[in-house]
Context: one part of a larger RNA
Molecule: large-subunit ribosomal RNA, domain II
Organism: Proteiniphilum sp. X52
RNA sequence: ACCUACGAGUUACUCUUGCCUGGCAAGGUUAAGCGCAAAGAUGCGCCCAGCCGCAGCGAAAGCGAGUCUUCACAGGGCGUUCAGUCAGCAGGAGUAGACGCGAAACCAAGUGAUCUACCCUUGGGCAGGUUGAAGUAUUGGUAACACAAUAUGGAGGACCGCACCGGUAAACGUUGAAAAGUUUUCGGAUGACCUGAGGGUAGGGGUGAAAGGCUAAUCAAACUUGGAGAUAGCUCGUACUCCCCGAAAUGCAUUUAGGUGCAGCCUCGGACGAAGAGCUUGCAUGAGGUAGAGCUACUGAUUGGAUGCGAGGGCUUCGCCGCCUAUCAAGUCCAGCCAAACUCCGAAUGCGUGCAAGUGCUAUCCGGGAGUGAGGGCGCGGGUGCUAAGGUCCGCGUCCGAGAGAGGAACAACUCAGACCACCGGCUAAGGUCCCGAAAUAUAUGCUCAGUUGCAAUUAACGAAGUCCCGCCGCUUUGACAGCUAGGAUGUUGGCUUGGAAGCAGCCAUUCAUUUAAAGAGUGCGUAACAGCUCACUAGUCGAGUGGUGGGGCGUGGAUAAUAAUCGGGCAUAAGCAUAUUACCGAAGCCGUGGAACCAAUAUGGUUGGUAGGGGAGCAUUCCAUCAUGGCGUUGAAGGCGCGCCGCGAGGCGUUCUGGAGCGGAUGGAAAAGCAAAUGUAGGU
Numbered sequence: 001a002c003c004u005a006c007g008a009g010u011u012a013c014u015c016u017u018g019c020c021u022g023g024c025a026a027g028g029u030u031a032a033g034c035g036c037a038a039a040g041a042u043g044c045g046c047c048c049a050g051c052c053g054c055a056g057c058g059a060a061a062g063c064g065a066g067u068c069u070u071c072a073c074a075g076g077g078c079g080u081u082c083a084g085u086c087a088g089c090a091g092g093a094g095u096a097g098a099c100g101c102g103a104a105a106c107c108a109a110g111u112g113a114u115c116u117a118c119c120c121u122u123g124g125g126c127a128g129g130u131u132g133a134a135g136u137a138u139u140g141g142u143a144a145c146a147c148a149a150u151a152u153g154g155a156g157g158a159c160c161g162c163a164c165c166g167g168u169a170a171a172c173g174u175u176g177a178a179a180a181g182u183u184u185u186c187g188g189a190u191g192a193c194c195u196g197a198g199g200g201u202a203g204g205g206g207u208g209a210a211a212g213g214c215u216a217a218u219c220a221a222a223c224u225u226g227g228a229g230a231u232a233g234c235u236c237g238u239a240c241u242c243c244c245c246g247a248a249a250u251g252c253a254u255u256u257a258g259g260u261g262c263a264g265c266c267u268c269g270g271a272c273g274a275a276g277a278g279c280u281u282g283c284a285u286g287a288g289g290u291a292g293a294g295c296u297a298c299u300g301a302u303u304g305g306a307u308g309c310g311a312g313g314g315c316u317u318c319g320c321c322g323c324c325u326a327u328c329a330a331g332u333c334c335a336g337c338c339a340a341a342c343u344c345c346g347a348a349u350g351c352g353u354g355c356a357a358g359u360g361c362u363a364u365c366c367g368g369g370a371g372u373g374a375g376g377g378c379g380c381g382g383g384u385g386c387u388a389a390g391g392u393c394c395g396c397g398u399c400c401g402a403g404a405g406a407g408g409a410a411c412a413a414c415u416c417a418g419a420c421c422a423c424c425g426g427c428u429a430a431g432g433u434c435c436c437g438a439a440a441u442a443u444a445u446g447c448u449c450a451g452u453u454g455c456a457a458u459u460a461a462c463g464a465a466g467u468c469c470c471g472c473c474g475c476u477u478u479g480a481c482a483g484c485u486a487g488g489a490u491g492u493u494g495g496c497u498u499g500g501a502a503g504c505a506g507c508c509a510u511u512c513a514u515u516u517a518a519a520g521a522g523u524g525c526g527u528a529a530c531a532g533c534u535c536a537c538u539a540g541u542c543g544a545g546u547g548g549u550g551g552g553g554c555g556u557g558g559a560u561a562a563u564a565a566u567c568g569g570g571c572a573u574a575a576g577c578a579u580a581u582u583a584c585c586g587a588a589g590c591c592g593u594g595g596a597a598c599c600a601a602u603a604u605g606g607u608u609g610g611u612a613g614g615g616g617a618g619c620a621u622u623c624c625a626u627c628a629u630g631g632c633g634u635u636g637a638a639g640g641c642g643c644g645c646c647g648c649g650a651g652g653c654g655u656u657c658u659g660g661a662g663c664g665g666a667u668g669g670a671a672a673a674g675c676a677a678a679u680g681u682a683g684g685u
Stems, first nucleotide, its partner, number of pairs: 001685006011096004016092002020088005027052003033046005056063002066078004099237002102234001106227006117201009126191001128160003131156001135152006164188003169184004203219001205215003240618006250263005264372002266369006276361001278359009292345001293343002299339002303335005310328002312325004375400010405416003420595004425591003431585003434570003440582001442581006453572002462557002466554010483541005489514003494508003520535001524533002596608004619674001621671007631663002639658002642655005
């Protein structure tokens, strides 16, 4: 992992509840007990205690179809109308383990010191080598001691190192040889040493050179049994079929926030029964202060200008006064402008009420049963945040949740569209039609040259004689623009400055005047300064457009990410972009044909996606009763591998073969009554 078997809403009581069935009914009903019958189970009867109902109100006395409050003959509250009760059966509640499995723990009584900790008693063990304390002796030495040397001596939680005890480091081992080891290495090794045997201390207790260590592979409270099916607002699991309806993730409260109560939303039964409620549209009539807008209409905010109360600074004066101002600035005026907690104003929607039409039972009430009370994405209106988030919090809507199908390359919630079943029929939606890929290498007119782009999200500020289109303003056959040819002069090297300054370092200017077709006291390059080149300007040549500016379309640079790349790919100059048109493809949509169920009640009708959940109808298993006046079976039961038929399905019937002894039908009844899951239990492979 698979197979087989087992494996989870049960049982009792209670009261209560309300549906259904039955008995009796203003009544209903007996319990224990007793009697009779019976082998027993049980049946029949008695017993009328008790219980429920037939009257309520009040705290009560009490009164009573009323009563309480109260001064009340007022008002108000609760009643006065409405049949109950007993039993059975399914739904629910309560008490019990109460759908099943699952703690860590708590308590009680016991069992453990053959492991290990410490202690007591009594024994045992420690190769070999080294060092050489005290003391003593002798000698030296001293007044005597002291002291020194040499011997002797043999101390030490002394030294090295076996046994023994330990366990430092590394490697191996890690389903091991081993539930702690092996190898090498290392510490102690006469001591607070090691060790045998016997004995002691026991669970909130022991023991502990103290690590919460050890206390039998178990220790921040051992193990065994019991209380015990502890409790678990938690996790997991919870078993056949078909049909109808179908949620919620919200409000309030909560030692409450992943739980629960009430309400909301779902379902079933009943009432109501079209004169009514809901929904849609129209008309009429209302309330309102949002969007917008506005502010010499308030409260505040606020820019520029004019004016300038007042203040600051300066000048002046003995002082007052006075004068000035690149300063601040009240108020007023002109213009501009902001606001969720501003409003002189003020919509659209939405909301209330009335009437009408349409739609069709959707509405409302009573009662039984729930689930939900973690929601999420998207669009719009907002708060918060960074006008960040697949963020967070509200409101309105929608979808996912609980929704399959088509498109979007893929992709819960984006687009299209709501799947009863079948069909080798048709039409469409979104989206597509070169190939992958079903359908246009469609038509018409433009744009783009960047592989831009290839469909939305993947880009900006800013930059540029890219290119197309539309305006506006200049110049232009009295010849523009560009090119070419020629001129571009004179006073003058203007004056000043300067070493120099001659159009061209810089400063000044009435930058003037002359000759001219035209020519600046000079546009740029250049020189030390000149020179030189060039421009403005003019003529000629040429012969038709040319220059500026504003807007729009498509492109261009800006353009940077970590493993090669890509529009889904191939690829494409359209098979890209824009506008218009006609075909076609394309879904479980719609239509057609056939079929099923439900609701209705004639019609050519409507409905049938579905999680939690409610309701309905059935299939199967085991056992029991009755019936078949007594079913089947060794001429082959149950069970099994197949095959055929029937049923929407759970399943049923028949039969070859196998098997070898029991089994079934109909109608009821009762349950140890259906397995894929619980890291389920046991067995097998």